[in-house]
């Protein structure tokens, strides 16, 4: 430099235009002698940034910016 994949709760990931979700951790209860499991309830999100498209965009387009892989270049 070119080209390909990720990028969504604190973590791992889901989610193919039509109201943002799962586990885990967290928090508070119930249970327990005290804790763990367990059970029941709860908070947590500018979906990586800017732009555009449409009646509507996590999702389609563009650019950029982080991480990975792969090719090129460089003796």
């Nucleotide at each position: 430099g070119c080209g390909c994949c990720u990028g969504u709760a604190g973590u791992u990931c889901a989610g193919u235009g039509g109201a943002a979700g799962a586990a885990c951790g967290c928090c508070g209860g119930a249970u327990u002698g005290c804790g763990g499991a367990u059970c029941c309830g709860g908070a947590g999100g500018u979906c990586g940034u800017g732009g555009g498209u449409u009646c509507a965009a996590g999702u389609c387009c563009c650019a950029c910016c982080a991480g990975g892989c792969g090719c090129a270049c460089c003796a």
A computed fold for a 75-nucleotide RNA from Candidatus Calescibacterium sp., annotated as transfer RNA. Its mean pLDDT, the model's own confidence on a scale to 100, is 82. Its Rfam family is "tRNA". The same sequence occurs in records of 2 taxa.